[in-house]
RNA sequence: UUCAAUGACAUCUAGGGUUCCGUUUUCGACAAUUGAAAAGUCUGGACCAAGAGUUGUCGGUCAUCGAUAGAUGGCUACACGGAGGGAUAAAAGCCCGGGAGAC
Numbered sequence: 001u002u003c004a005a006u007g008a009c010a011u012c013u014a015g016g017g018u019u020c021c022g023u024u025u026u027c028g029a030c031a032a033u034u035g036a037a038a039a040g041u042c043u044g045g046a047c048c049a050a051g052a053g054u055u056g057u058c059g060g061u062c063a064u065c066g067a068u069a070g071a072u073g074g075c076u077a078c079a080c081g082g083a084g085g086g087a088u089a090a091a092a093g094c095c096c097g098g099g100a101g102a103c
Base pairs, nucleotide, nucleotide: 007058008057009056010055012053015048016047020045021044022042023039024038025037026036027035028034029033059076060075061074062073063072064071065070078098080101084096085095086094
C1' cells in the first nucleotide's frame, strides 16, 4: 500500500436499564377492594441487545451439469481495542464503530 457482499434479515443468549405490567414499601379511603407516592440497592412479564456470541433463512463466490430457468457440491476465513458522543422512558457488548489507537 492492498481486494470487499470482511453481506442482509430473522432468532435467541451474555449483557442492559425502568416508559408499561407485576412486586415491595409508605400514606389515604374501605364491605369486597381501591387511589397516590417512592424503590431497579426488585427474582420477574414485556422491552433494548452483540462486527469481534448462538441458530436459521437468504445472498455472494467457485466447480460440475444444463439451451435457458435452474440443479448438485465446496467456500463465505480471521478479528486486541479506549476515551468521548448519540437515540429511546432509560441503559447497555445498541449506534458513531471491524472508527481512533495497538499488534
This is a predicted structure of a 103-nucleotide RNA (Guanidine-I riboswitch aptamer) from an uncultured Methylophilaceae bacterium. Its Rfam family is "Guanidine-I riboswitch aptamer". About the family: This family represents a conserved RNA structure found upstream of the ykkC and yxkD genes in Bacillus subtilis and related genes in other bacteria. The function of this family is unclear although it has been suggested that it may function to switch on efflux pumps and detoxification systems in response to harmful environmental molecules. The coordinates come from a structure-prediction model, not an experiment, and the mean pLDDT is 81.